[in-house]
RNA sequence: CGGGGGGAUCAAGCAGCCGCGCUUGCCUGCGCAUGCAGGCGGUGAGGAAAGUCCGAACACCGUAGGGCAGGACGCCGGGUAACGCCCGGGCGCCGCAAGGCGAUGGAAAGUGCAACAGAAAACAUACCGCCCCCAACGGGGUAAGGGUGAAAAGGCGAGGUAAGAGCUCACCGCGUCCUCCGCGAGGAGGGCGGCAGUGCAAACCCCGUCCGGUGCAAGGCCAAAUAAGCAACCGAUCGAGGACGGCCCGUCCGAGGUUGCGGGUAGGCUGCAAAGAGGCGGCUGGCAACAGCCGUCCAAGAUAAAUGGCUGCAUAAACAGAAUUCGGCUUAUGAUCCCCCCGGAUA
Numbered sequence: 001c002g003g004g005g006g007g008a009u010c011a012a013g014c015a016g017c018c019g020c021g022c023u024u025g026c027c028u029g030c031g032c033a034u035g036c037a038g039g040c041g042g043u044g045a046g047g048a049a050a051g052u053c054c055g056a057a058c059a060c061c062g063u064a065g066g067g068c069a070g071g072a073c074g075c076c077g078g079g080u081a082a083c084g085c086c087c088g089g090g091c092g093c094c095g096c097a098a099g100g101c102g103a104u105g106g107a108a109a110g111u112g113c114a115a116c117a118g119a120a121a122a123c124a125u126a127c128c129g130c131c132c133c134c135a136a137c138g139g140g141g142u143a144a145g146g147g148u149g150a151a152a153a154g155g156c157g158a159g160g161u162a163a164g165a166g167c168u169c170a171c172c173g174c175g176u177c178c179u180c181c182g183c184g185a186g187g188a189g190g191g192c193g194g195c196a197g198u199g200c201a202a203a204c205c206c207c208g209u210c211c212g213g214u215g216c217a218a219g220g221c222c223a224a225a226u227a228a229g230c231a232a233c234c235g236a237u238c239g240a241g242g243a244c245g246g247c248c249c250g251u252c253c254g255a256g257g258u259u260g261c262g263g264g265u266a267g268g269c270u271g272c273a274a275a276g277a278g279g280c281g282g283c284u285g286g287c288a289a290c291a292g293c294c295g296u297c298c299a300a301g302a303u304a305a306a307u308g309g310c311u312g313c314a315u316a317a318a319c320a321g322a323a324u325u326c327g328g329c330u331u332a333u334g335a336u337c338c339c340c341c342c343g344g345a346u347a
Base pairs, nucleotide, nucleotide: 001343002342003341004340005339006338007337008336009335010334013313014312015311016310017309018308020044021043022042023041025040026039027038028037029036030035046319050330051329053328054327055326056325057324058215059214060213061212070211071210072209073208074207075089076088077087078086079085090104091102092101093100094099105206106205110204111203112200113199114198127146128145129142130141131140132139133138154172155171157169158168159167173195174193175192176191177190178189179188180187181186219270220269221268222267229261230260231259232258233257234256241253242252243251244250276298278297279296280295281294282293283292284291285290
């Protein structure tokens, strides 16, 4: 210098002017008052606020206890409030490497499936070929080679043979036993067995662990309107009340009427915001995730929904906008920095 891998941080800053939400900070005014209005001050989006995919808090409903069904997860050890998340490790695969990826338990419990091609796809078989016998037809041996396929009875070399074959042997693989190492997944070494019969469990299934449901439109409170219901009072030729535009008279209708409680719609308040599974720093333990202790810091809270605009320094940008709150994952995206690997060049 080129290419690649891993991680961290920031998400602009300052000044001036104008504007918006919140404010139990202060001041002024008003009001009987919880308050209302104005001014000053303070404060005001994210690393993903997103997708709503997991796990929780919280709330209500359900629930003696247990089971079935259903769902999720699935190597081992650890972390956590919990998780399908995180950390460390094992194994497999990819990469020269730094590193990356893996729903990664069980296929000697049972069932099922394996398209096309191919002779044969799971109680194995023999298309071409090779070898032997035969004049030939044909018969027998074989599974090394070819061919099909995602997959075809370990691999490779030597011996052996008519040709071949774990038929025999060495090495590798596999199974099993023992020893050692490891908490464990597992690993290493040695002995034995010539080799058990393939793959698929993100097919049913088996085993293990976990899971009641619904979500802040949860839920609580206040409460115009309205029905049921309850109570009190008034009233039924001693006429409540209603109609005839306001009043009186009059005429007609007339058995119910009024008030309160109740209920809960519209609407409002709350849940909901300052403080918690919180951030930062240090120390201690731990490889780490994380935990403990100490110090320190922290006031967005809207409800059709505020968090913005202009100018200048200097050029300011990507993805993107909170709505009950946290822990994760995933996706989108600009910039900067650090570490590591490979190759080249130079010293």
The RNA shown here (Bacterial RNase P class A) has 347 nucleotides and comes from a Spirochaetota bacterium. The RNAcentral record of the sequence draws on ENA. Of the family's consensus pairs, 94% are formed in the model. A source record names the gene rnpB. The coordinates come from a structure-prediction model, not an experiment, and the mean pLDDT is 77. Taxonomically the source falls in Spirochaetota (Bacteria, Pseudomonadati).